The prediction has a mean pLDDT of 77. Bacterial RNase P class A from a soil metagenome, 365 nucleotides, folded computationally. The sequence is in RNAcentral, with records from MGnify.
[in-house]
RNA sequence: GAGUCGGCCGGGUGGUCGCGGCUCGGCGGUCCGCUCCGGCGGGACGACCGGGUCGAGGAAGGUCGGGGCUCCACAGGGCAGGGUGCUGGCUAACGGCCAGUCGGGGCGACUCGCAGGAAAGUGCCACAGAGAACAGACCGCCGAUGGCCCGGGCAACCGGGCACAGGUAAGGGUGAAACGGUGCGGUAAGAGCGCACCAGCGCCCGGGGUGACCCGGGCGGCUCGGCAAACCCCACUCGGAGCAAGGCCAAGUCGGGGAAGGGCGGCCCGUCCGUUACUCCCCAGGUAGGCCGCACAGAUGGAUGGCCACCGAACCGGUGUCCCGCAAGGGCCCGGGGGACAGAACCCCGCCUACAGGCCGGCUC
Numbered sequence: 001g002a003g004u005c006g007g008c009c010g011g012g013u014g015g016u017c018g019c020g021g022c023u024c025g026g027c028g029g030u031c032c033g034c035u036c037c038g039g040c041g042g043g044a045c046g047a048c049c050g051g052g053u054c055g056a057g058g059a060a061g062g063u064c065g066g067g068g069c070u071c072c073a074c075a076g077g078g079c080a081g082g083g084u085g086c087u088g089g090c091u092a093a094c095g096g097c098c099a100g101u102c103g104g105g106g107c108g109a110c111u112c113g114c115a116g117g118a119a120a121g122u123g124c125c126a127c128a129g130a131g132a133a134c135a136g137a138c139c140g141c142c143g144a145u146g147g148c149c150c151g152g153g154c155a156a157c158c159g160g161g162c163a164c165a166g167g168u169a170a171g172g173g174u175g176a177a178a179c180g181g182u183g184c185g186g187u188a189a190g191a192g193c194g195c196a197c198c199a200g201c202g203c204c205c206g207g208g209g210u211g212a213c214c215c216g217g218g219c220g221g222c223u224c225g226g227c228a229a230a231c232c233c234c235a236c237u238c239g240g241a242g243c244a245a246g247g248c249c250a251a252g253u254c255g256g257g258g259a260a261g262g263g264c265g266g267c268c269c270g271u272c273c274g275u276u277a278c279u280c281c282c283c284a285g286g287u288a289g290g291c292c293g294c295a296c297a298g299a300u301g302g303a304u305g306g307c308c309a310c311c312g313a314a315c316c317g318g319u320g321u322c323c324c325g326c327a328a329g330g331g332c333c334c335g336g337g338g339g340a341c342a343g344a345a346c347c348c349c350g351c352c353u354a355c356a357g358g359c360c361g362g363c364u365c
Base pairs, nucleotide, nucleotide: 001365002364003363004362005361006360007359008358009357011311012310013309014308015307016306017305019055020054021053022052023051024050025049026048027046028045030043031042032041033040034039057341061352062351064350065349066348067347068346069242070241071240072239081238082237083236084235085234086100087099088098089097090096101115102113103112104111105110116233117232121231122230123227124226125225138172139171140168141167142166145165146164147162148161149160150159151158152157180198181197182196183195184194185193199223200222201220202219203218204217205216206215207214208213246292247291248290249289256283257282258281260279261278262276263275264274265273266272267270315336316335317334318333320332322331323330324329
């Protein structure tokens, strides 16, 4: 100098004007009690006055995951459906955190990962290409074997040619991906067809680790593509709604029920029956409304702020008869500078997102 990871701050003091909760005192009317009628005492209330005290964040935000709390549902088991998905641990729990494994990136510190199973089954793999998964043959190579033609030979057959059948997958070409790679052998040409080495996979053995997994050795030509954020399989796990949850109190010249009196009707005329709801009274449920839930900020559409002064770090600039230093530079001094994102609403743990200006520390090149 460049980078990487983690932690922290996100103004201070005073004045002044305001806001909200609680509390104390005053004042006001009101209710209850007492009264010698002058008042006195007590209760709740108030949009009034004064004092005291408390009053946002690292994210209070998004409302994404989880829990507490509350109500509803619920024998047990299964099916369907959703979620999570390497390993170990932490946690009340989580899709969170810590440590590790494997894989990708980086010279590195470090970082990123929707990281179970594709050799259980089904399905899909655009375009291009001959062929896209128990593959395929466009150009090419070959044409041993069979066929055809020419020549030789009495004949068996021999030599040459064609590229017809056919063989092949070296090389070219397409593609994100073409059924291991390099070399030697082999062959008509070729090919794990054979062999050596390398890579992968599977099985076995030994060692390390709680484990994911790692290290080493042996065997098998086994060479098997990708997608599960397609169905599916496996393991674990999952009721629903949310403080407008929910609980308590509870008004009316509202509506419902009862029926003492009154009115009206009936008859077998009474201490009767029915009816009405005019007057009084009683009952239960709900609405308006209030309280609780609810907090050492707190609710009601939502208080926690404005202004001024002084101070103030980082940072920027400057100059000096000053100090340290060889110098670069540093100190002192002077001037400038000086706050972003955002605003609790039942509570808590996380995640994610926003953020002016900065500080501190570890590590790497």